Overview: The prediction has a mean pLDDT of 84. A computed fold for a 502-nucleotide part of an RNA from an uncultured delta proteobacterium, annotated as small-subunit ribosomal RNA, 5' domain.
Context: one part of a larger RNA
RNA sequence: GGAUGAACGCUGGCGAGAUGCUUUACACAUGCAAGUCGUACGAGAGUUUUAAACUCAAGUGGCGGACGGGUGAGUAACACGUAAGAAUUUACCUUUAGGAGGGGGACAACAGACAGAAAUGACUGCUAAUACCCCAUAUGCUUUCGAGUGAAAUGGAUUUUUCCGCCUAGAGAGAAGCUUGCGGCUGAUUAGCUUGUUGGUAAGGUAAUGGCUUACCAAGGCAACGAUGGGUAGCUGGUCUGAGAGGAUGAUCAGCCACACUGGAACUGACACACGGUCCAGACUCCUACGGGAGGCAGCAGUGAGGAAUUUUGCGCAAUGGGGGAAACCCUGACGCAGCAACGCCGCGUGAGUGAUGAAGGCUUUCGGGUCGUAAAGCUCUGUCAAGUGGGAAGAACUCCCGUGAGGUUAAUACCCUCAUGGUUUGACGGUACCACUGAAGGAAGCACCGGCUAACUCCGUGCCAGCAGCCGCGGUAAUACGGGGGGUGCAAGCGUUAUUC
Numbered sequence: 001g002g003a004u005g006a007a008c009g010c011u012g013g014c015g016a017g018a019u020g021c022u023u024u025a026c027a028c029a030u031g032c033a034a035g036u037c038g039u040a041c042g043a044g045a046g047u048u049u050u051a052a053a054c055u056c057a058a059g060u061g062g063c064g065g066a067c068g069g070g071u072g073a074g075u076a077a078c079a080c081g082u083a084a085g086a087a088u089u090u091a092c093c094u095u096u097a098g099g100a101g102g103g104g105g106a107c108a109a110c111a112g113a114c115a116g117a118a119a120u121g122a123c124u125g126c127u128a129a130u131a132c133c134c135c136a137u138a139u140g141c142u143u144u145c146g147a148g149u150g151a152a153a154u155g156g157a158u159u160u161u162u163c164c165g166c167c168u169a170g171a172g173a174g175a176a177g178c179u180u181g182c183g184g185c186u187g188a189u190u191a192g193c194u195u196g197u198u199g200g201u202a203a204g205g206u207a208a209u210g211g212c213u214u215a216c217c218a219a220g221g222c223a224a225c226g227a228u229g230g231g232u233a234g235c236u237g238g239u240c241u242g243a244g245a246g247g248a249u250g251a252u253c254a255g256c257c258a259c260a261c262u263g264g265a266a267c268u269g270a271c272a273c274a275c276g277g278u279c280c281a282g283a284c285u286c287c288u289a290c291g292g293g294a295g296g297c298a299g300c301a302g303u304g305a306g307g308a309a310u311u312u313u314g315c316g317c318a319a320u321g322g323g324g325g326a327a328a329c330c331c332u333g334a335c336g337c338a339g340c341a342a343c344g345c346c347g348c349g350u351g352a353g354u355g356a357u358g359a360a361g362g363c364u365u366u367c368g369g370g371u372c373g374u375a376a377a378g379c380u381c382u383g384u385c386a387a388g389u390g391g392g393a394a395g396a397a398c399u400c401c402c403g404u405g406a407g408g409u410u411a412a413u414a415c416c417c418u419c420a421u422g423g424u425u426u427g428a429c430g431g432u433a434c435c436a437c438u439g440a441a442g443g444a445a446g447c448a449c450c451g452g453c454u455a456a457c458u459c460c461g462u463g464c465c466a467g468c469a470g471c472c473g474c475g476g477u478a479a480u481a482c483g484g485g486g487g488g489u490g491c492a493a494g495c496g497u498u499a500u501u502c
Stems, first nucleotide, its partner, number of pairs: 001502004006498005013348003019341002021306001026304003030301003035063003040060002044056005070259003080183006088176003093172007101135004110125003114121002140149003155164003185231002192222003197219008234256004238249004261282005284295004312338001314337003320334001321332004351381004361372004385443001387438005395429001401423008446491005451472003457486005467474002
C1' cells in the first nucleotide's frame, strides 16, 4: 500500500446494485415451508329448474414427499480435483417392435357394538377400483439343450372418431452405483503396524466387481519415497495479495461430499438406510384422569442464551423454476419483491458567477501590521437531490375462451384433435421507476492529523505532574510531541482505531 461476511468511536443527505450469527451442530413459544389427481374407485354431504347435472373431499388407489431449501458437526478418505476403466441399475422423457384372452377372493371408508383422560386401538358385518391374486399366451430370462420360468388395466374421458393410460422386449438421453493412476495439511519428542489381516478355492449376498460375508487352504500384506497412531480440517471452481513465482483463504455464487436432537436399524420405493417418514435405545422439553402419550427450526420469519457482532413473526405466486393434473387449476418461506443496517462498492449532491471598505469579529503582533479572506455580506443566476402536485410504464410470454385458416379423422363440409393467426384476459413490486410542473440557496460536512518517519505552526495553560506514544521518543517554567484556542494538511458521507491476511 491492498483486502475484509468485520467490530468499536465520532459523524451522517440521496440513489442503484450487492451483502448480512464468522461465536453455542446451544435450547426453541407461534405461524407457514409438500402436496396433488373426481378423466382410477365406492360411500357421504351441499346446491339447483327435481330430468339429471354441478360443487366439496374423509377413505382406497396413483404420482410426488430421495427434488428444491439449510448447515459444515464428522471426515486426511477414492471425500474432493483431474484422467481413465468395467463387472452394473435406471421411475418420469424420446424412439422401435409386439401385446392386453379367461377367471377369483378380499380390505378401508361406512354401519353396529366396545376399551381409553387422550394418543389411539381392537371385534362383527357390507362394498368398489388403474388395489390384490390365479390360469392361459410370449420376441425375454435361466439352461445340463431335455426343459423350466415369467405380463397386462376391452381401464378412464367421449360414444364416433380420437385422446390419456396398462404389459413385455430393444435402443437413446439424462441420472446413479463401482474400480484405478496422479495431486493437494502438520509434527519422528509417534517406528514398527495388521489375523478377515494378504492371497487362493468354493458358496452366499448385491443392480454389479470384490474378504463384502462364511467355510477351508497358504502365510502373507504395509512401512524412513514415513506405515501405524496423534493433532488440525469439509474438498474444488474460485477469492485476496503479489511484476511473477509464491503466500493466505474456501462468506455470498456454482460443482461434489457429509449431516438432520445423540446412537443404531431396517421398511417402502426406480432411487433413501430418508431434515419437516417408521422402529429401538438415550438425553431434554411438554400433556396426563399417573394407567400412558407427544416433540425435534443445521427450512423462512421469530425468541432466549452465548458474543465485539449480524435483519421483518412482511407481500405475491405476476415472472423463472419445481410437484400433481387431460386441462382449468392447486401447492411452492424455491423464487420474485418489499422492510432494516454507511456493512462494503459505485454514482450524485451539500450550489455557480461576480464581489476589497480587504467590513465586523476571532487569533496574532516587533503595535506598523499580518491572517482567517473573495471567505462573508451585497448583486446576478441555476435547480441535480430532497419536498409538493399531475401523468405514468417495461417486466406479459403463455394458458383458457371466442373468431378465421390449414391439416388429420370420418360417409360427412357435422363433431373432435393438432397447428398457425387475430381478439379478450392475467402485475406482488406499485401509483414504484420515469416524465412534466411548482416554489425555494433554501433542507444536506464531518473525521483524523500537524517533532522525524509523514503533507501540515503558532499562542496560552501545565511543569517528569496531568498526560501522549506505531517506532524513535516527548513532559523537570519560554513544550511546533501533553490539554485548549487560532491557523493549516489529508480524506470525505464518511473519517479514524482495533483485529486478521498478502

Rfam family: Bacterial small subunit ribosomal RNA.